[in-house]
RNA sequence: GGAGAGGCCGGGGCGGCCGCUCCGGGGCCUUCGGGCCCCGGGGAGGAAAGUCCGGGCUCCUCGGGUCGAGGUGGUUGCUAACGGCAACCGGCCGCAAGGCCAGGGAAAGUGCCACAGAGAGUAGACCGCCUCCGCGGGCCUCGCCCGCGGCGGCAAGGGUGAAAGGGUGCGGUAAGAGCGCACCGCGGCCCUGGUGACAGGGCUGGCAGGGUAAACCCCACCUGGAGAAAGGCCAAAUAGGGGGGCGGCGAUGACCCGCGCCCAUCGCCCCCGGGUAGGUCGUUCGAGGUCGGGCGCGAGCCCGAUCCCAGAGAAAUGGUCGCCACCCCCUCGCGGGGUACAGAAUCCGGCUUACAAGGCCUCUCCCGUC
RNA sequence: GCACUUGUAGCUCAAUUGGAUAGAGCAGCGGUCUACGGAACCGCAGGUUGCAGGUUCGAAUCCUGCCAAGUGCA
Numbered sequence: 001g002g003a004g005a006g007g008c009c010g011g012g013g014c015g016g017c018c019g020c021u022c023c024g025g026g027g028c029c030u031u032c033g034g035g036c037c038c039c040g041g042g043g044a045g046g047a048a049a050g051u052c053c054g055g056g057c058u059c060c061u062c063g064g065g066u067c068g069a070g071g072u073g074g075u076u077g078c079u080a081a082c083g084g085c086a087a088c089c090g091g092c093c094g095c096a097a098g099g100c101c102a103g104g105g106a107a108a109g110u111g112c113c114a115c116a117g118a119g120a121g122u123a124g125a126c127c128g129c130c131u132c133c134g135c136g137g138g139c140c141u142c143g144c145c146c147g148c149g150g151c152g153g154c155a156a157g158g159g160u161g162a163a164a165g166g167g168u169g170c171g172g173u174a175a176g177a178g179c180g181c182a183c184c185g186c187g188g189c190c191c192u193g194g195u196g197a198c199a200g201g202g203c204u205g206g207c208a209g210g211g212u213a214a215a216c217c218c219c220a221c222c223u224g225g226a227g228a229a230a231g232g233c234c235a236a237a238u239a240g241g242g243g244g245g246c247g248g249c250g251a252u253g254a255c256c257c258g259c260g261c262c263c264a265u266c267g268c269c270c271c272c273g274g275g276u277a278g279g280u281c282g283u284u285c286g287a288g289g290u291c292g293g294g295c296g297c298g299a300g301c302c303c304g305a306u307c308c309c310a311g312a313g314a315a316a317u318g319g320u321c322g323c324c325a326c327c328c329c330c331u332c333g334c335g336g337g338g339u340a341c342a343g344a345a346u347c348c349g350g351c352u353u354a355c356a357a358g359g360c361c362u363c364u365c366c367c368g369u370c
Numbered sequence: 371g372c373a374c375u376u377g378u379a380g381c382u383c384a385a386u387u388g389g390a391u392a393g394a395g396c397a398g399c400g401g402u403c404u405a406c407g408g409a410a411c412c413g414c415a416g417g418u419u420g421c422a423g424g425u426u427c428g429a430a431u432c433c434u435g436c437c438a439a440g441u442g443c444a
Base pairs, nucleotide, nucleotide: 001366002365003364004363005362006361007360008359009358012324013323014322015321016320017319018318020043021042022041023040024039025038026037027036028035029034045341049352050351052350053349054348055347056346057227058226059225060224069223070222071221072220073219074088075087076086077085078084089103090101091100092099093098104218105217109216110215111212112211113210126158127157128154129153130152132150133149134148135147136146137145138144139143166184167183168182169181170180171179185207186205187204188203189202190201191200192199193198231281232280233279234278241272242271243270244269245268250266251265252264253263288307289306290305291304292303293302294301295300325339326338327337328336329335371443372442373441374440375439376438377437380396381395382394383393389427398414399413400412401411402410420436421435422434423433424432
């Protein structure tokens, strides 16, 4: 200098003016609900997003358990918990730094493996290789060679396929074959190391039933359901429910009419609880932030000090001006335009996705120079 | 705010337990017929199965993550 790998940072800055919202203090007014003014303080994010996981919290069912259903899947740890994270193990890729992996079980059972192919599962012989038999032919002959047919043997080679019952080599054989042997792979047993996944070594078995479980399934572990429109409290008007007043007044009440008394019902008055509108709590002090120390490889944990840091309710967090920073265009002196993704709504831990222009750290490989 | 459903040709729908080149009707284009048009008949074109990745020999189908549209709840 070039090519890469892993990780982190902030998310334009400063100032003036005008506003919005919440909290605290003070003053004024008030119909007592609140309103206005002044001063001080706070006011979007790394993803507030998708709502994909996990929890706090609340309500519902509830004596306990099983089945079912769903999810997770190397090991050990971290954590409130997780499908998250860390370290390690194994496999694959990369020269390397590193990256990726739903990474338990196919010897419990069932299903599937299209097309092609002889054969796709306790497999099989199309071409082929080979002994023997028969026929025909060639070479001067012994004998050998060629072709055709048949009974058989074989699975080395070719061919089909994504996949064909270990791989390479030597021996062996008529040709072959774990048929025998060496090495590698694999199964079983044992030893050593490790908490463990697993690793290393020894002995032994000629080697078996290929793949698929993000097919059913089996094994281990986890999970009750609903979600802040959860839920609690206060509580009008109107209508309806219950109780009382039976003191007074009005209306109606069995048989044709009238009157009086009593009773019942309705109206009237008072009280009670449910519940709607509305208000309020939940609601922002929390698995919290910053700094320091300690433990741990790490995720993280412990201790101390210090800070209070959005809380709206159709929804505030904005607008404008000046200077500077960066980018783009250009008649390059000037000037013009732009500065991402996106925006809290019960809170928290993760994952995933989006993101302009930048900055920083560590590591690997190659080339050159000293 | 929360819960859920669905994406296949221009439109409406199929595709068996994952199997070869994803089919059908309407619409479109061309031809036959007709003086012309329609209807009818014959033929043709039209698809990244919403997108990306994974599992598998093989994916519209199975799994994961996004995107879009729609529905319900006071």

Predicted 3D model of RNase P RNA and transfer RNA as a complex of 444 nucleotides. It holds a member of the Rfam family "Bacterial RNase P class A". The family's RNA type in Rfam is ribozyme. The coordinates come from a structure-prediction model, not an experiment, and the mean pLDDT is 79.